[in-house]
Predicted 3D model of a 1503-nucleotide RNA (small-subunit ribosomal RNA) from a Conexivisphaerales archaeon. Taxonomically the source falls in Conexivisphaerales (Archaea, Thermoproteati, Nitrososphaerota, Conexivisphaeria). Its mean pLDDT, the model's own confidence on a scale to 100, is 81. Its Rfam family is "Archaeal small subunit ribosomal RNA". Its Rfam clan is "SSU clan".
RNA sequence: AAUCCGGUUGAUCCUGCCGGACCCGACCGGUAUCGGGGUGGGGCUAAGCCAUGCAAGUCGUACGUCCUCCAGCCACGUGGGGGACGUGGCGCACGGCUCAGUAGUACGCAGCUAACCUAACCUGAGGAGGGGGAUAAUCCCGGGAAACUGGGGCUAAUACCCCAUAGACCUGGGGUACUGGAAGGUCCUCAGGUCAAAAUGGGUGGGCUGGCAUGCCGGUUCACCUGCCUUAGGAUGGGGCUGCGUCCGAUCAGGUAGUUGGUGGGGUAAAGGCCCACCAAGCCUAUGACCGGUGCGGGCUCUGAGAGGAGGAGCCCGGAGAUGGACCCUGAGACAAGGGUCCAGGCCCUACGGGGCGCAGCAGGCGCGAAACCUUCGCAAUGCCCGAAAGGGUGACGAGGCUACCCCGAGUGUCGUCCGCUAAGGACGACUUUUGUCGGGUCUAAAAAGCCCGACGAAUAAGGGGAGGGCAAGUCUGGUGUCAGCCGCCGCGGUAAUACCAGCUCCCCGACUGGUCGGGACGAUUAUUGGGUCUAAAGCGUCCGUAGCCGGCCCUGUAUGUGGUCCGUUAAAUCCAGCGGCUCAACCGCUGGGCUGCGGAUCAUACUAUGGGGCUAGGGGACGGGAGAGGCCGGGGGUACUCCGCGGGUAGGGGUAAAAUCCGCUGAUCCGCGGAAGACCAACAGUGGCGAAGGCGCCCGGCCAGAACGCGCCCGACGGUGAGGGACGAAAGCCAGGGGAGCGAACCGGAUUAGAUACCCGGGUAGUCCUGGCCGUAAACGAUGCCCGCUAGGUCUUGGUGAAGCUUAGGGUUUCACCAGGGCCGCAGGGAAGCCGUUAAGCGGGCCACCUGGGGAGUACGGCCGCAAGGCUGAAACUUAAAGGAAUUGGCGGGGGAGCACCACAAGGGGUGAAGCCUGCGGUUUAAUUGGAGUCAACGCCGGGAACCUUACCAGGGGUGACGGCAGAGUGAAGGUCAGGUUAAAGGCCUUACCUGACAAGCCGAGAGGAGGUGCAUGGCCGUCGCCAGCUCGUGCUGUGAAGUGUCCUGUUAAGUCAGGCAACGAGCGAGACCCUCGCUGCCAGUUGCUUCUAUGUCCCGUUCGGGACAUAGAGGAAACUGGUGGGACCGCCGCCGAUAAGGCGGAGGAAGGAGGGGGCUACGGCAGGUCAGUAUGCCCCGAAACCCCUGGGCCACACGCGGGCUGCAAUGGUGGGGACAAUGGGAUCCGAUCCCGAAAGGGGGAGGUAAUCCCGAACCCCCACCUCAGUUGGGAUCGAGGGCUGGAACCCGCCCUCGUGAACCUGGAAUCCCUAGUAAUCGCGGGUCACCAUCCCGCGGUGAAUACGUCCCCGCUCCUUGCACACACCGCCCGUCGCUCCACCCGAGUGGGCCCCCGGCGAGGUGGCAUCCUCAGUGGUGCCAUCGAACCGGGGGUCCGCGAGGGGGGAGAAGUCGUAACAAGGUGGCCGUACCGGAAGGUGCGGCCGGAUCACCUCCAU
Repeated sequence: AAUCCGGUUGAUCCUGCCGGACCCGACCGGUAUCGGGGUGGGGCUAAGCCAUGCAAGUCGUACGUCCUCCAGCCACGUGGGGGACGUGGCGCACGGCUCAGUAGUACGCAGCUAACCUAACCUGAGGAGGGGGAUAAUCCCGGGAAACUGGGGCUAAUACCCCAUAGACCUGGGGUACUGGAAGGUCCUCAGGUCAAAAUGGGUGGGCUGGCAUGCCGGUUCACCUGCCUUAGGAUGGGGCUGCGUCCGAUCAGGUAGUUGGUGGGGUAAAGGCCCACCAAGCCUAUGACCGGUGCGGGCUCUGAGAGGAGGAGCCCGGAGAUGGACCCUGAGACAAGGGUCCAGGCCCUACGGGGCGCAGCAGGCGCGAAACCUUCGCAAUGCCCGAAAGGGUGACGAGGCUACCCCGAGUGUCGUCCGCUAAGGACGACUUUUGUCGGGUCUAAAAAGCCCGACGAAUAAGGGGAGGGCAAGUCUGGUGUCAGCCGCCGCGGUAAUACCAGCUCCCCGACUGGUCGGGACGAUUAUUGGGUCUAAAGCGUCCGUAGCCGGCCCUGUAUGUGGUCCGUUAAAUCCAGCGGCUCAACCGCUGGGCUGCGGAUCAUACUAUGGGGCUAGGGGACGGGAGAGGCCGGGGGUACUCCGCGGGUAGGGGUAAAAUCCGCUGAUCCGCGGAAGACCAACAGUGGCGAAGGCGCCCGGCCAGAACGCGCCCGACGGUGAGGGACGAAAGCCAGGGGAGCGAACCGGAUUAGAUACCCGGGUAGUCCUGGCCGUAAACGAUGCCCGCUAGGUCUUGGUGAAGCUUAGGGUUUCACCAGGGCCGCAGGGAAGCCGUUAAGCGGGCCACCUGGGGAGUACGGCCGCAAGGCUGAAACUUAAAGGAAUUGGCGGGGGAGCACCACAAGGGGUGAAGCCUGCGGUUUAAUUGGAGUCAACGCCGGGAACCUUACCAGGGGUGACGGCAGAGUGAAGGUCAGGUUAAAGGCCUUACCUGACAAGCCGAGAGGAGGUGCAUGGCCGUCGCCAGCUCGUGCUGUGAAGUGUCCUGUUAAGUCAGGCAACGAGCGAGACCCUCGCUGCCAGUUGCUUCUAUGUCCCGUUCGGGACAUAGAGGAAACUGGUGGGACCGCCGCCGAUAAGGCGGAGGAAGGAGGGGGCUACGGCAGGUCAGUAUGCCCCGAAACCCCUGGGCCACACGCGGGCUGCAAUGGUGGGGACAAUGGGAUCCGAUCCCGAAAGGGGGAGGUAAUCCCGAACCCCCACCUCAGUUGGGAUCGAGGGCUGGAACCCGCCCUCGUGAACCUGGAAUCCCUAGUAAUCGCGGGUCACCAUCCCGCGGUGAAUACGUCCCCGCUCCUUGCACACACCGCCCGUCGCUCCACCCGAGUGGGCCCCCGGCGAGGUGGCAUCCUCAGUGGUGCCAUCGAACCGGGGGUCCGCGAGGGGGGAGAAGUCGUAACAAGGUGGCCGUACCGGAAGGUGCGGCCGGAUCACCUCCAU
């Protein structure tokens, strides 16, 4: 300091990454008042190139010469000032800039230097004697374009040289003393060698003195100042050495020839292999040498709670560099660079001979880039150099200018009233003046800013980003319509966008605000603090063992780690605290702290380490009797298969789902006997045993090894783990040689299939086997590394030991305990869960290996290994928002179990599918053939049959704008109308004329209307799952959670119906109950219904009697009917089954049984099911046409395909004649009795009927006759003729009647539909629609079978369970080749280039030595030798980069092609390793795993 949030799912928990919110840096966009104050500003790229100016000089108190001014005096000697040139001194090695190089000659911290230097400065001591010769400037003469340069002459010094002295240094010898950890140091002395001074210079003052022009010059001396020499010490600054620290890569593992050391020498201020000669062969390296990459280091900076991560800009310290490179002089200091020489590259001047330059100083320019200022002022301050000083110089520095680069501060007004919504905002009034503008003063080197005073005036000052979630703020409006676009991530946009583009409103921050890139944090996603590895990524296949790490008990020494105290250091700045200064702050100052390490001194000794001594609990050894598929070798045996021989025997065998290939009369298969050969080792056999793992199974023997138990005899910590390393290591595979029975990759056939490179079948080669040698991998798995300790139990089993019991005493048997193994269950605990749980995945310790999103990829490249196959090690670009684990709910399965249904089967009955016709649909056609519906659940459906209408379609014609504005209109708008023209027709239009009298469709807006669009915007209604039995809730309980439980189990039911059990107890919607109807029945009622009865009338039969029908009137409530209201049925009774339950089966009674038949009602919900064309309705569209009207046409087309039906194919029939019996219903521009006409359809009259009153009313059937199996007396299509009806009108396109014509069709392939009783089948009737038209639909009645009393096989439904990679849910998901496009990468003949190394050549130049020449000397020239050596050239090697014909895979792309590999037993279980094969996924062989479904068996465990 303790913070999360969005994104994998239908939902959940977890793992895990991606993204967001925060801070910092650079750049970019938009915007911008001030100040101040403070801090940055060509660092990132080009250490690229530079025009111009400036950036290092100074000293006259070291010296010479020259010029000039002033003064003095005229003695012309001088004094003072200024300037120039040169000699000389000091400085120029600082300051300033930059970060190329550098991974250790750097830096930091701490030390050492007994191996060193140090100009100027300070302190102490001593000293300065004598002498000499030049030279620059200048003058004279030359060369050159210039730069520059040559010769001659003069001269001074604090310039230079010589001699001497003190002294110093070196060498050698001697001596004592001092410092010190240590003498090679210091000191004293002797000898030898080498080396000094500006013999006192300069200044000031005084004294003496000379010259003399009385004021100067010279000499000399004293004092002071300054300077000089020697020496000792200090200070400062450096050189060198050592320890520790110091990035990435091991796909860099070996490096090294001056290399490592020695001896001697050279060199240096100085140690040293720094350099050289010789000798030796060492030295570094896994604690990472060497090599490669990157990179100045540190103080510090950013971030973070911290640990840490990242950085090295500014400022400070250190280093390095100065165009690239090499070398040197001077000097105290340089290998200097605003010094030199040379090479290279670049640029400039040139008279072509030759010269010059180096901004990574300040400013400035070009270039580069995303990216960075003025060719300013001043030495006033600070500092540095020179000087005695005055002073000079200083692009160091101090100031100003530009820049939102950072930090800090302030402001853009305040108050009141009113309007407005309590807003946003606006108006008015009052006030103030920070800031601003102006004036003055002060400040300043000069200004400016600042500060002080005054005047004016709210004036001069707000934006950026966002508003779907994360994430604060809109479901507001317009536009757009998977387009344009947005988006960090998730995701928005396909017509109603809170997500795009705008407007409005709102939110956040605010002189700023956003974006991009980079860093940190978030990230406990690198885990030291502080993670993991059974299944998510992750335990090496196993063991042995090196280094390393870790290590039992006791005593003792030391004091390495460790702890305490003290000292030194850790520069300043930075950081923290306090105080103080600018009005505050930022900023600055002072004081203190801290920085944290390093070094030193000292103390402690528990632990660690280490030395010594001891112990036995770890470990090891010895001994004992047992167990074991432990390994290797040898010997022996057995069954089966195959082959061969002989015998027997005959026509098949074999194989499969079914077959075929195949074998067989040359005798198979089969049986018997014999033989050969190879491989193998059944039963016993067991979650039994052994082994480190791989693995190991007939018997006997030999050799070898390990473990357990017992014993407590020996050793005495000898131990654990184990990077590298080594050994072993299934199967496949390889090499060599054998062997080869069976099996069997490849291969060849046969099947299957759309295909079949497969699954199945027949053959069959490698191989499988043996010996020897390789390979080194597996799902090498317990997906669980090894070792040790600790933490409940129960049970089974193997081996050993001990005890007890039984004992037929046998190596018998039973039980208990302990040790060691092998299993299961389970407490605590753990875990995301599944699960683990003394055989840990619990709690601790030690060591090793491994992981860090998915893909690319275990790939490429490199290396090592291998004969090869290949193995081990093992990336990146690029791509992606997830990939995953466990569990949950569903759905699904060519998974399992249970139950159910005639929209399932079975047993049956009848159809469809063939024919003709009707009807709907598709298709086609058409001007139009309007539109919808599409498996079940579209297709005689919307709509019940469309002539016009309907009508939505087509052709043609015509009409139509409420309301507002504009143009127009009394000079007549709009309207009406005769006639003519136009036309199919029409005052619709046109012509002409008349009537009437105010509006106005030419324009803009806005409407009416729309069967125009969207059923994916909707309401409502409907279909369907569903003739189903389910769907939920409350509380409790379980689970981190999704969720579960309840709703499960057993029995039962039509039913989640009921009963019993159960962490559940209850409840709701469904089911049931309920309602209607039919079936039995009681009661009530009685018109228009009924008629046993009475009377009358009519008709018929009949001889009378009488019978029958009908009508009317009366009576009646018995039957029937009608329609109200009750009863009745409940497994109630009996028996059996069942748990005594629920219930089931049978029986009795009953009109009816176990829901009596039929119907209504039909759950939560799903199907974006259907309908915008029934109506309603959002939005969009048309709006003088997509609105409205009319005529005609079309919806009726027809080469075809499909669905539904009708009629048939005939004799259970047809035809003709005769004869019976219904119900539901309907009826006013209607039903129509009855009569007449017509052959009929029909026509003409017409009673009754607003209807239990009148009317409409059967057929199959029965009887008689004919037909006689024939395309017919079946069948009626088609066509012709005549007639009738409806209607305005039957041509396209109606129905009916009669006559004629008489087609297909002789029982319907694959397939498919309906039905379980008054049902199917069959027969007709009514109604709907309707002017007319029914094979349709909705109803009604007549006749009236067959067959289950079951099942889950097919299609489906419900429940339980299981698997799942599915969840728009199997019409799911998903794999690979191929084709196209784009992207990055790999290989690649080669090709171009950078860098590094080695060798050689040439060799600028440097250094050293020798010789020689010139010179008085110094110096210089020449030559030779040795050595170093840049650049260049040639050769070789390494490494990196670019290009590259072509080749290769990978990733990503719209709905391309081929198949179906995987996920459900994924339809051949999957996967791993390996081998072969194949368009592809893949297939097959061998071995392995379960991370496999299902069924069965065995065993174990729990209860």